[in-house]
A computed fold for a 120-nucleotide RNA from a Lachnospiraceae bacterium, annotated as Glycine riboswitch aptamer. Its mean pLDDT, the model's own confidence on a scale to 100, is 76.
C1' cells in the first nucleotide's frame, strides 16, 4: 500500500394501467456496485518477400591448367508483412446484474483507524 472499518462529498435516467401503495404488468431509459470485452505492445509456433552467404555447375576463351568474364546458385544466418495462440486498460464499450419518489445503494475524492509482507 491493499482488503477491512468510520465520517464527509458523491451523477445519470420515464409514462401507461391496477392497487393504496413503494411493489405487479407493458414499453422506454441510465451507467459510477458487481459483472463482462479487448488495443497498441509482448512471448511463442507457422510463414517467408529479402538480404549476407557461397557448396556445385555452365558459357567465352583455351591442348590442359591457373587466371580473367558473364551467368545459374546448395548448405547456413538474420528477417518485415501476414495467420494461429497466450498475455494484455479504463471513467471506454456491453446493459447481464444493479437502477430511473423518498430511503437504501453508489464508481471515485478527503479526513481518520486498524495494519501482515516488504524495503530502509
Nucleotide at each position: 500500500a491493499g482488503c477491512u472499518c468510520u465520517c464527509u462529498g458523491g451523477a445519470g435516467a420515464a409514462c401507461g394501467c391496477g392497487a393504496g401503495u413503494a411493489u405487479g404488468c407493458g414499453u422506454a431509459c441510465c451507467g459510477a456496485a458487481g459483472a463482462a470485452g479487448a488495443a497498441a505492445c509482448u512471448u511463442a509456433u507457422g510463414a517467408a518477400a529479402u538480404a549476407c552467404g557461397g557448396a556445385a555447375g555452365u558459357u567465352a576463351a583455351g591442348a590442359a591448367u591457373g587466371a580473367u568474364a558473364a551467368u545459374u546458385g546448395a548448405a547456413g544466418u538474420a528477417a518485415a508483412a501476414c495467420a494461429u495462440a497466450a498475455g494484455g486498460a479504463a471513467a471506454c464499450u456491453u446493459u447481464c446484474a444493479g437502477g430511473u419518489u423518498c430511503g437504501a445503494g453508489g464508481a471515485c475524492a478527503g479526513a481518520g483507524a486498524u495494519g501482515a509482507a516488504c524495503a530502509a